[in-house]
RNA sequence: AGAGUUUGAUCCUGGCUCAGCGCGAACGCUGGCGGUACGCUUUAUACAUGCAAGUCGAGCGAGGACUAGUAGCUUGCUACUAGAGCCGAGCGGCGAACGGGUGAGUAAUGCAUAAGAAACCUGCCCAUGAGACUGGGAUAGCCAUCCUAACGGAUGAUUAAUACCGGAUAGUAAUAGAGAGAGGCAUCUUUUUCUAUUUAAAUGCUUUAGUGCUCAUGGAUGGUCUUAUGUGACAUCAGCUAGUUGGUGAGGUAAUGGCUCACCAAGGCAAUGACGUCUAGCCGACCUGAGAGGGUGAUCGGCCACAUCGGGACUGAGAUACGGCCCGGACUCCUACGGGAGGCAGCAGUAGGGAAUUUUGCGCAAUGGAGGAAACUCUGACGCAGCGAUACCGUGUGUAGGAAGACGCCCUGCGGGGUGUAAACUACUGUCACUAGGGAAGAAUACAAUGACGGUACCUAGAGAGGAAGCACCGGCUAACUCCGUGCCAGCAGCCGCGGUAAUACGGAGGGUGCAAGCGUUGCGCGGAAUUACUGGGCGUUAAGGGUCCGUAGGCUGUUUGUUAAGUCAGUUUUUUAAGACAAUGGCUCAACCAUUGGAAAGGAAUUGAUACUGGCAGACUAGAGCGCGAGAGGGGAAAGUGGAAUUCCAGGAGUAGCGGUGAAAUGUGUAGAUACCUGGAGGAACGCCAAAGGUGAAGACAACUUUCUGGCUCGUAGCUGACGCUGAGGGACGAAAGCGUGGGGAGCAAAUAGGAUUAGAUACCCUAGUAGUCCACGCCGUAAACGAUGAAUGCUAGGCAUUGGUUUUGUAAUAUUAAUCAGUGCCGCAGCUUACGCAUUAAGCAUUCCGCCUGGGGAGUACGUUCGCAAGAAUGAAACUCAAAGGAAUUGGCGGGGGCCCGCACAAGCGGUGGAUUAUGUGGUUUAAUUCGAUUCAAACCGAAAAACCUUACCAGGACUUGACAUACCAUCGUAUUUUAUGGAAACAUAGAAGUCAUUUAGUUGGAUGGUGUACAGGUGUUGCAUGGCUGUCGUCAGCUCGUGCCGUGAGGUGUUCGGUUUAGUCCGGCAACGAGCGCAACCCUUGUCGUUAGUUACCAUCAGGUUAUGCUGGGGACUCUAGCGAAACUGCCCGGGUAACCGGGAGGAAGGAGAGGAUGACGUCAAGUCAGCAUGGCCCUUAUGUCCUGGGCUACACACGUAAUACAAUGAUAUGUACAAAGUGCCGCGAUACCGCGAGGUGGAGCAAAUCACAAAAAGCAUGUCUCAGUGCGGAUUGCAGUCUGCAACUCGACUGCAUGAAGUUGGAAUCGCUAGUAAUCGUAGAUCAGCAAGCUACGGUGAAUACGUGCCCGGGCCUUGCACACACCGCCCGUCAAGUCACCCGAGUCGGGGGCAUCCGAAGUGGCCGUCCUAACUGCUUGCAGAGGGAAGUCACAACGAUGAACUUGGUAAGGGGGACUAAGUCGUAACAAGGU
Repeated sequence: AGAGUUUGAUCCUGGCUCAGCGCGAACGCUGGCGGUACGCUUUAUACAUGCAAGUCGAGCGAGGACUAGUAGCUUGCUACUAGAGCCGAGCGGCGAACGGGUGAGUAAUGCAUAAGAAACCUGCCCAUGAGACUGGGAUAGCCAUCCUAACGGAUGAUUAAUACCGGAUAGUAAUAGAGAGAGGCAUCUUUUUCUAUUUAAAUGCUUUAGUGCUCAUGGAUGGUCUUAUGUGACAUCAGCUAGUUGGUGAGGUAAUGGCUCACCAAGGCAAUGACGUCUAGCCGACCUGAGAGGGUGAUCGGCCACAUCGGGACUGAGAUACGGCCCGGACUCCUACGGGAGGCAGCAGUAGGGAAUUUUGCGCAAUGGAGGAAACUCUGACGCAGCGAUACCGUGUGUAGGAAGACGCCCUGCGGGGUGUAAACUACUGUCACUAGGGAAGAAUACAAUGACGGUACCUAGAGAGGAAGCACCGGCUAACUCCGUGCCAGCAGCCGCGGUAAUACGGAGGGUGCAAGCGUUGCGCGGAAUUACUGGGCGUUAAGGGUCCGUAGGCUGUUUGUUAAGUCAGUUUUUUAAGACAAUGGCUCAACCAUUGGAAAGGAAUUGAUACUGGCAGACUAGAGCGCGAGAGGGGAAAGUGGAAUUCCAGGAGUAGCGGUGAAAUGUGUAGAUACCUGGAGGAACGCCAAAGGUGAAGACAACUUUCUGGCUCGUAGCUGACGCUGAGGGACGAAAGCGUGGGGAGCAAAUAGGAUUAGAUACCCUAGUAGUCCACGCCGUAAACGAUGAAUGCUAGGCAUUGGUUUUGUAAUAUUAAUCAGUGCCGCAGCUUACGCAUUAAGCAUUCCGCCUGGGGAGUACGUUCGCAAGAAUGAAACUCAAAGGAAUUGGCGGGGGCCCGCACAAGCGGUGGAUUAUGUGGUUUAAUUCGAUUCAAACCGAAAAACCUUACCAGGACUUGACAUACCAUCGUAUUUUAUGGAAACAUAGAAGUCAUUUAGUUGGAUGGUGUACAGGUGUUGCAUGGCUGUCGUCAGCUCGUGCCGUGAGGUGUUCGGUUUAGUCCGGCAACGAGCGCAACCCUUGUCGUUAGUUACCAUCAGGUUAUGCUGGGGACUCUAGCGAAACUGCCCGGGUAACCGGGAGGAAGGAGAGGAUGACGUCAAGUCAGCAUGGCCCUUAUGUCCUGGGCUACACACGUAAUACAAUGAUAUGUACAAAGUGCCGCGAUACCGCGAGGUGGAGCAAAUCACAAAAAGCAUGUCUCAGUGCGGAUUGCAGUCUGCAACUCGACUGCAUGAAGUUGGAAUCGCUAGUAAUCGUAGAUCAGCAAGCUACGGUGAAUACGUGCCCGGGCCUUGCACACACCGCCCGUCAAGUCACCCGAGUCGGGGGCAUCCGAAGUGGCCGUCCUAACUGCUUGCAGAGGGAAGUCACAACGAUGAACUUGGUAAGGGGGACUAAGUCGUAACAAGGU
């Protein structure tokens, strides 16, 4: 310090996620030792048991025990006296208000910091001064009697005090009044004088040292009150408040104060957030972070609050009291039912809750506290121990040597590699743990005594490598890789994502990586996150500028002088407890931990100074702003009036059959006279041309003309004022269209509606009608893509061009023109900015001020609440839940019912077909025991198959075999191989015979075939073409596809390859930030067309010769044809025209002319295209069968559908007779002549030929002549019958052919669709492969031989450029909504069940305060001596008052029939709204 994730890729925006540190943690696996810390975060839930606050006999009187003595007698009991260093209930004193716990409440009666109290209190402690005189009456205890279950209580008698009370004395005390001095802060404070009044005490205790008591003053300590500042969330909480705010007086308090009361006034608080609701103890500090911040408030320390819940006072120096009291409520317990008792949020512990948090331990030895004169007692404070890897720190589990490297395990390319010096083995060491011995400090002081921890820490000795390693991870982020299993299953996952038969991602293993007595996971906090941005972000298009202006508060504010010193800055003083943090030093062996010392940041307060800037006050200025004066432009606004064109309607004229409307129609309208034409009239709305990049306005918006009223702006001038300014939360005004209300108006247009079309449907698009509305007046609404998607204001920062309005200048006779300058409106463009696109003096640049707004997508601008509105609705505006994206700009493709250019038998122009018939053939389907398998748009369908009767054959039925029909190796042993007979059988095969007896040799053997037995293995047309190789199809013989270097761009990428021409062509030329290159194109190859040359048999025959009925038949020839080698020839080379050029058009010559014709040749790639059944091949599967053999059957089935062909429908024909002309092939298991036989298929026979020699072999259409004469025929030949031929073991299923007979359909073919541009289509025949036989198929060959092409608008396909895109699996794309199903959260909801705090009324405990009176009453007073008074108490009553009750509202939560939308969920339904002009 960053990384992963949106895309085909890119940049940006933006969220989600990860790596770090931390924790009072928990969970999983594992676990040697020690030190130091820490340990109910949840139910402030309920608590059994024990302990946690007592002490003092030196305050008091009894009592008891003990010792001694005496007395009585019942001789072991009672009474009395004395002693003492014992116990001790009660009275009394002090303490119990500390210490310990918890965080419920509390958003301020709290806390933190800083001040104030001249408005206060303070037991014990310290200091100082003074004092303690004299009396009195009670009471608990004890005793007696009695009540009660218990707790407890009643009556009577009796007793003491440091308990209580009267009197005296007292001042520097208190109160009241009067006076003087000093001080301060307004009330006042302080010193002092006088007068009046009031208030003390325990001479107690004692060991004689002391200690205690009273008054007063001061101190210390502790507390109380007040003020300022700071200290959560929500504005969907905006108004709150009657003791409320203040005053006067009184009461009350330690004290100020509405703290309380009476009266008076009507105030007080609040947008700088009152009031309300929700949440929360606050701080020192702790965690994180570079910091600023953010989060937290365990342990330790300070403060506060609370003690079962609510209320209350008492006592006291101090409490409204955790282990006190009273009352009320809930709960628990006891009960004799009448009543009582209790409060662990003290320490342990229990139950419950929970993911989760310890021992009913030891000790007062230390530190501290209470009481006491002290000894001492008490102390779950505290000191220690126990439990817990909860955290931090330390340490160990050995050390050295030891193989080119054991075993095992894992991997393997089978060679080896890894684990790995690791182990074994050898030599050592002894930390920790263990055993034994020794053994502290902590302990203070005159001596002695006192240690829970603890026989602990520590030291020494001993023995033995012995007792001591796990956890997570290994796809990327992120360090670490292989095998097996599994097969979208099981599972993993923090994000992206893995798993559908080769998973480094699941599970196991080997290996590796990381940390280590721990390691992982989960949760939470901060960080990364500049992702709330003060430091430190943004708002044209990504989320985000308010629709516009005016203006209040607020914020900001020109030049200059003086003053002040609030902000600001500096110094000093003080404070900020300790601990913590930081630094240094030291102590535990180190560290954690602890101790000592030091220093601060930062904050507050006080004080002294500085005065640049900001602020306050006072003065001056004119550059901002405004006023004045002189000019100017304008659809700026309002009102009234006027005008012409057009539509519609009405009336009249004239006129006749349609008009209107559309893609095409129809509805509609018209013979009752429309439309079209003319004349006149009515009425409403809108204003052509001018008109523009133009003008005005704040925006919305504004357009015929005239008049009236009126707002703003610009220019010029520099006369006046003198900062009067900018922005603007709330607020106000304006605000398109639609809509609403009332009243008018209504020509045209036109939601709704109706009808007609379109359509699968058409609640739409189109058409015909048509109502609200549109118009006017008044009043609402308050929203728009109210957009420049760009807030307002000010200043600065290159230019160029255009235009509107002014002014100056130049110039003209005058406009015009030139130049300058203000104010607008536009286009282009530099710097700069921007993710890019783009913006660019009209900024999106550089700066300042103020306002508004944003913080992932969806849910949602929704719900609830509130405000506004007549309503519609508007404004404000969430959450649950859900996703890992959503988005912007640009790039490359692909696509478009986008555009431009171009090509192709693509269309068009033609010729001939298919689709109809019959047959053949292939396919689908159906059938079947089987109808084997594959191929399925073009690019499957006479395709694999260039030949299914058996075989082929893979299928079916039946019969057989199991090392096998076929290969290799080994083992042992026998038989050679081979031929053949018989029987059974459908055959395979089985059984039984016969013949036969290999070669070689050192005579033991050895060798190669072959059969049998056994083992390894064979075999598979079984599966996967989506695991593959190879091969092939297709786009497409289309002209494209790329690279290197350079340049441009943040980048993906671009450029080159685009552009202008040209070409069949990315062919070539020109230009150009490109220059070159590669694979394709072309050429090189083959055939063919012309010529030459060489050669001349089997081909040829002009000349010469011979011969035949005839024939190159023969001699011969090498001329010709031909054969087949080698050459030549064509290159836009030449001419004319056009063009920069490339090239194009025409012409000549030439056999051939612009690629002469045809073929072979197929770029990068696409279709997971086809093929595992040609072959090869990984994985999987079968192994007496999915292998092998055999016979028979099937692949040939047949309601049907499709494709491809053949033959036809006839006269350009059929038929009969005669007759002419090819090319290219093939032939020995072959072609087979002449001849003979047969009507014929064919048969007999066998000359010739391994072929330019012989044969197949006849070419056919054609030509000539005749017949037929338009008819289902003398066309057509299917089908069927009979008889045959050939091949073949075998033609039944199931071959081809022949003869005779039979003579279907069919008279040119619907929608639709195919081929072809020249030797082509069409038509005619021939040959070959396969093959025993079988050709209407395929491949090749020649014969005859056309028509048409204006042209590129349209259909299809393709190429290039451009444009849009929400597509990238790329339009067979993407994607929306309803409905149906499931799950989840939410809203409304008749209701229903709770919680909360107020209000009103009632009730009214304890208690406090008041009260004329009633009752009771030891101390004191009076006298009339038993009465009165003072004082005290009780009951009663009044006021306040907790709990409780009732009522009407509010608020909040749970639940709910039913209703509503939302989100999510591979393959449901209906349509196709959006993305391309998305087909409106």
Molecule: small-subunit ribosomal RNA
Organism: metagenome